[in-house]
RNA sequence: GCGGGUGUGGUGUAGCGGUAGCACGUCACCUUGCCAAGGUGAAGGCUCGCGGGUUCGAAUCCCGUCACCCGCU
Numbered sequence: 001g002c003g004g005g006u007g008u009g010g011u012g013u014a015g016c017g018g019u020a021g022c023a024c025g026u027c028a029c030c031u032u033g034c035c036a037a038g039g040u041g042a043a044g045g046c047u048c049g050c051g052g053g054u055u056c057g058a059a060u061c062c063c064g065u066c067a068c069c070c071g072c073u
Base pairs, nucleotide, nucleotide: 001072002071003070004069005068006067007066010024011023012022013021018056026042027041028040029039030038049065050064051063052062053061
């Protein structure tokens, strides 16, 4: 330098054009004599790495760019 992959709440992930779900964790309450375990609820992504484009509508398609990983030279 070239090609490919990944980038989504604190963490791990789903999503494949129609207002972002799940698990763990966190907080509150319930349960218990206490702890743990269990149950219920809540907060947290508001700008889905960043910038632009297409579209009535984009995490999702297109272009550029950054970071990391793999391969080639």
Description
Predicted 3D model of a 73-nucleotide RNA (transfer RNA) from a Minisyncoccota bacterium. Lineage of the source: Bacteria > Bacillati > Minisyncoccota. Model confidence (mean pLDDT): 80 of 100. Rfam family: tRNA.